[in-house]
RNA sequence: GCAGUAGUAGCUCAGUACUAGAGCGCCGGUCUUGUAAGCCGGAAGUCGGGGGCUAAAUUCCCCCCUUCUGCU
Numbered sequence: 001g002c003a004g005u006a007g008u009a010g011c012u013c014a015g016u017a018c019u020a021g022a023g024c025g026c027c028g029g030u031c032u033u034g035u036a037a038g039c040c041g042g043a044a045g046u047c048g049g050g051g052g053c054u055a056a057a058u059u060c061c062c063c064c065c066u067u068c069u070g071c072u
Stems, first nucleotide, its partner, number of pairs: 001071004006066002010024004026042005048064005
């Protein structure tokens, strides 16, 4: 330099055009003599950045940034 992969909650990931979700973690409650586990509830996302197509974009297209892999 070229080609490809990945980027979504604190962490690990799902979702591939039509309301952004799960597990773990965190906070509160319940239970317990107390802690853990269990149960109930809650907070936390400009979906890496910008632009385009579309009635509608996390999803499709283009550029850029970062990570990893392959080729040279």